[in-house]
Parts: sequence; C1' cells; structure tokens
RNA sequence: GGUGCAGUAGCUCAGCGGAAGAGCAGCGGCCUUAUAAGCCGGAGGGCGGAGGUUCAAAUCCUUCCUGCACCA
Repeated sequence: GGUGCAGUAGCUCAGCGGAAGAGCAGCGGCCUUAUAAGCCGGAGGGCGGAGGUUCAAAUCCUUCCUGCACCA
C1' cells in the first nucleotide's frame, strides 16, 4: 500500500429499511438474624464520525477514523 471482517448500554452480544433489545454488571425492593443464592421492579445507549439515497436509515451507498486478520 491492497483486500476482508468488526465498531450498538459499563462488559459480551442480538437486531440487517417502519425507528433499539437480551444476558451479565450496577441501583431499589422482597426473602434471610446477616451475607450469598433466588424472586420482583425500574434506570441506563439514538447505534464510531461526516455526507448521500429514501416518506422513513443502526440497517442501503460514499468517505474518514479505530481494532483484528490476510496479501504485498
């Protein structure tokens, strides 16, 4: 330098046009003499940045950034 993959909640991931969800973690409650385990509840992100297409974009297109792998 080229190609491919990935970037979504604190972490691990799902969602692939109709507008964001799970598990774990953290918070509150129940239970317990107390802790843990278990059960219940609510909170937390506009989806790596910028443009474009579309009535509508996390999702499609372009470009940039970051990480990984391969090729040179």
Transfer RNA from a Clostridiales bacterium, 72 nucleotides, folded computationally. RNAcentral records the identical sequence in 2 taxa. RNAcentral holds the sequence, with entries from ENA. Model confidence (mean pLDDT): 82 of 100. It matches the Rfam family "tRNA". It is annotated as a transfer RNA. NCBI's taxonomy places the organism under Bacteria, Bacillati, Bacillota, Clostridia, Eubacteriales.